[in-house]
Molecule: transfer RNA
Organism: Candidatus Saccharimonadota bacterium
RNA sequence: GGGGUGUUAGCUCAUCUGGUAGAGCGUAGCUAUGGCAUAGCUAAGGUGGCGAGUUCGAGCCUCGCACACUCCA
Numbered sequence: 001g002g003g004g005u006g007u008u009a010g011c012u013c014a015u016c017u018g019g020u021a022g023a024g025c026g027u028a029g030c031u032a033u034g035g036c037a038u039a040g041c042u043a044a045g046g047u048g049g050c051g052a053g054u055u056c057g058a059g060c061c062u063c064g065c066a067c068a069c070u071c072c073a
Base pairs, nucleotide, nucleotide: 001072002071003070004069005068006067007066010025011024012023013022019056027043028042029041030040031039032038049065050064051063052062053061
């Protein structure tokens, strides 16, 4: 220098003909217990890496940039 993959909740990851973004763990509250562990229920938590474009509508398509991993030179 060139190619590929990835970037979504605090962490690990889903979400594919483009149509109101979810799970597990964690966190907070409640219930059960004398208490703990544990279990159940509820809730909070996301400008989807940054910017732009296409579209009635973008996490998803297109372009640029950044970062991480990886392959080639």